[in-house]
Molecule: transfer RNA
Organism: uncultured Planctomycetales bacterium
RNA sequence: GCGGGUGUAGCUUAGUGGUAAAGCAAUGGCCUUCCAAGCCAUCGAUGAGGGUUCGAUUCCCUUCACCCGCUCCA
Numbered sequence: 001g002c003g004g005g006u007g008u009a010g011c012u013u014a015g016u017g018g019u020a021a022a023g024c025a026a027u028g029g030c031c032u033u034c035c036a037a038g039c040c041a042u043c044g045a046u047g048a049g050g051g052u053u054c055g056a057u058u059c060c061c062u063u064c065a066c067c068c069g070c071u072c073c074a
Stems, first nucleotide, its partner, number of pairs: 001070007010024004018054001026042005047063005
């Protein structure tokens, strides 16, 4: 440099053109003599920009990061 793939919460995943769901974590509470475990509640996210659309996380383009393979140079 070329081709392909993946980007969603602190972490791991789901999802769909109609406004994002869970688990763990965090915080608060319940329980417990205390802790752990368990239960309840709260918090928080679609890598960035643009386009199409009434509406984009989803479709298209560009870009960024990471991963895999190939090529060149040393």